[in-house]
Context: one part of a larger RNA
RNA sequence: GAUUGAACGCUGGCGGCAUGCUUAACACAUGCAAGUCGAACGGUAACAUCAGAAAGCUUGCUUUCUGGAUGACGAGUGGCGAACGGGUGAGUAACGCGUAGGAAUUUGCCUGAUAGUGGGGGACAACCUGGUGAAAACCAGGCUAAUACCGCAUACGCCCUACGGGGGAAAGCAGGGGAUCUUCGGACCUUGCGCUAUCAGAUAAGCCUGCGUUAGAUUAGCUAGUUGGUAGGGUAAUGGCCUACCAAGGCGACGAUCUAUAGCUGGUUUGAGAGGAUGAUCAGCCACACUGGGACUGAGACACGGCCCAGACUCCUACGGGAGGCAGCAGUGGGGAAUAUUGGACAAUGGGGGCAACCCUGAUCCAGCAAUGCCGCGUGUGUGAAGAAGGCCUUCGGGUUGUAAAGCACUUUCAAUUGGGAAGAAAAGAACAAAGUUAAUACCUUUGUUCCUUGACGGUACCAAUACAAGAAGCACCGGCUAACUCCGUGCCAGCAGCCGCGGUAAUACGGAGGGUGCAAGCGUUAAUC
Numbered sequence: 001g002a003u004u005g006a007a008c009g010c011u012g013g014c015g016g017c018a019u020g021c022u023u024a025a026c027a028c029a030u031g032c033a034a035g036u037c038g039a040a041c042g043g044u045a046a047c048a049u050c051a052g053a054a055a056g057c058u059u060g061c062u063u064u065c066u067g068g069a070u071g072a073c074g075a076g077u078g079g080c081g082a083a084c085g086g087g088u089g090a091g092u093a094a095c096g097c098g099u100a101g102g103a104a105u106u107u108g109c110c111u112g113a114u115a116g117u118g119g120g121g122g123a124c125a126a127c128c129u130g131g132u133g134a135a136a137a138c139c140a141g142g143c144u145a146a147u148a149c150c151g152c153a154u155a156c157g158c159c160c161u162a163c164g165g166g167g168g169a170a171a172g173c174a175g176g177g178g179a180u181c182u183u184c185g186g187a188c189c190u191u192g193c194g195c196u197a198u199c200a201g202a203u204a205a206g207c208c209u210g211c212g213u214u215a216g217a218u219u220a221g222c223u224a225g226u227u228g229g230u231a232g233g234g235u236a237a238u239g240g241c242c243u244a245c246c247a248a249g250g251c252g253a254c255g256a257u258c259u260a261u262a263g264c265u266g267g268u269u270u271g272a273g274a275g276g277a278u279g280a281u282c283a284g285c286c287a288c289a290c291u292g293g294g295a296c297u298g299a300g301a302c303a304c305g306g307c308c309c310a311g312a313c314u315c316c317u318a319c320g321g322g323a324g325g326c327a328g329c330a331g332u333g334g335g336g337a338a339u340a341u342u343g344g345a346c347a348a349u350g351g352g353g354g355c356a357a358c359c360c361u362g363a364u365c366c367a368g369c370a371a372u373g374c375c376g377c378g379u380g381u382g383u384g385a386a387g388a389a390g391g392c393c394u395u396c397g398g399g400u401u402g403u404a405a406a407g408c409a410c411u412u413u414c415a416a417u418u419g420g421g422a423a424g425a426a427a428a429g430a431a432c433a434a435a436g437u438u439a440a441u442a443c444c445u446u447u448g449u450u451c452c453u454u455g456a457c458g459g460u461a462c463c464a465a466u467a468c469a470a471g472a473a474g475c476a477c478c479g480g481c482u483a484a485c486u487c488c489g490u491g492c493c494a495g496c497a498g499c500c501g502c503g504g505u506a507a508u509a510c511g512g513a514g515g516g517u518g519c520a521a522g523c524g525u526u527a528a529u530c
């Protein structure tokens, strides 16, 4: 000199853009953060509509009851999602990460292609009945549906094979409809969404290897599933991954083992560079979710807001037994020099579910707080010598503050008030037309035109008007390094100090004042890095 996720002291007008627990991976009150689908299903607890019945009477509305009939929908079965998104950096010196390669793999949803989607069965929730318990919850009996579950049939391709053969699937739902049939429910046809099997792709993931990746030798030897082989098991898959048997190997001064420290990288910062330091925000990867262990489900987890066991802690209890996990967003206590709101909205972007409408989304977008940082703007401009008053100094003549002020003329950025006022909105929906599909002018899909709306921010940005110089400057320093000097007070005291050093009676070095210098909504100090 540059830099910082900074803190502290003094001071503080505005805006834009960023950033904001670096410490206790300490403990957490409260609310929210993952749901959705009735176009899979049986249904109807609530709301609304409609229909029916009854009662009251004010004679057309009030109440009650009934009906899933309709819009919808609590709880339940079922599907998909919950493995993403969000947080943290404890652990990890490791194929964890970075980079370059590899072969023995899987991959829901998505895309392309091929073949199918036939016919049956028995249950279990919900519900009803009964029971246990303080609660959490649980048990028994009975009824029932499905895209839940299980056989049968079929098998282009698929899997196994001793090449003889053997094995294995599926589910329906919704819209529309001219004939034909009809038990008036539908069958049937068609369209869309599904479902099954296989192949290929895409995406995602698992595995292996070369090289690189902190310090210590006051750590020199380490290792028995250890190193290799054979056979088997296991896995999606290779492999001591596991087991049995066999061999006795494997690593190490090119630093094994042990100890300490640490998430890694793109980057950030400094530097001319080489290099050093660092790894906040943002992005990629990894690991973790009270501590330790385990598996289940699933395409995917050994799963932050799932389950089981053990432990510590907290809470409830009728003492028998139960409940919980903010390193999600806010917020609280604690620790600390130190770090924000228990805010708004799904309008946009994205994600989950759904045919869709739409619902959910503390992701996200915004707002709030903080000079924490960077950038920009302002705090006036011109004129004005009687060089006013006052202050300070003085050799008492004067000098300086100083064109500075006052005065005169002008301007109004920003702030204030008033008025106007965006972009961020694309869609979705409705109507019409065309094309595709089809038996069809239905339905559906696509495209086009028109209409109708959708904004948290926010009456925000921006623009205009009104009025007034009006509301807006401090901080550090002035002995040398280092730009900037005098007076008074003090008297080796009080104090200063980054280094040299100042102070013991004229201190440009302490304290105050006047003046000056530097930077400026900041300035200085401390800490840290180069």
Base pairs, nucleotide, nucleotide: 001530002529003528004527006526007525008524009523010522013377014376015375016374017373018372019370020369021335026333027332028331030330031329032328035080036079037078040077041076043073044072047071048070049069050067051066052065053064054063055062056061057060087288088287089286096213097212098211099210100209101208102207105205106204110201111200112199113198114197115196116195117194118152120150121149127142128141129140130139131138132137158167159166160165172193173192174191175190176189177188180187181186214260215259216258221251222250223249226248227247228246229245230244231243232242233241263285264284265283266282267278268277269276270275290311291310292309293308294307313324314323315322316321341367343366344365345364349363350361351360352359353358380410381409382408383407390401391400392399393398414471416466417465418464419463420462424457429451430450431449432448433447434446435445436444474519475518476517477516478515479500480499481498485514486513487512488511489510495502496501
Molecule: small-subunit ribosomal RNA, 5' domain
Organism: microbial mat metagenome